[in-house]
RNA sequence: AGACGUCUCAGGGGGUGCCGCUGCAAUCUGCGGGCGGCUGAGAGGCGAUCCGGCCAACCCCUCGAACCUGAUCCGGUUAACACCGGCGGAGGGAUGGGAUGAUGCCGAGAA
Numbered sequence: 001a002g003a004c005g006u007c008u009c010a011g012g013g014g015g016u017g018c019c020g021c022u023g024c025a026a027u028c029u030g031c032g033g034g035c036g037g038c039u040g041a042g043a044g045g046c047g048a049u050c051c052g053g054c055c056a057a058c059c060c061c062u063c064g065a066a067c068c069u070g071a072u073c074c075g076g077u078u079a080a081c082a083c084c085g086g087c088g089g090a091g092g093g094a095u096g097g098g099a100u101g102a103u104g105c106c107g108a109g110a111a
Stems, first nucleotide, its partner, number of pairs: 001103001004101007011061004017038006023031003044055003067092003073086004
């Protein structure tokens, strides 16, 4: 010294799904219902004036597949979601500081 790794401070972004049984209301569904199960880092808590509103945990922050859109998408698979592949590195998407390590360069000293 700036590209990199790790830690940290402050700030910011984000999601909360699927299935079975069942209660109530109702009418094609609803309840921020109950119990159990699945996946996941995360499916938690509070709240009735409205709302994923607030809080917590967790994940992610441009070297960005956290997450959103296309999408009630297509193929495989699954009880379903998840998962795998496609769409597709498509379109969007939230950052600054500090410490430290390694590395490079410069200077000095010693052999």
Molecule: TPP riboswitch aptamer (THI element)
Organism: Afifella marina DSM 2698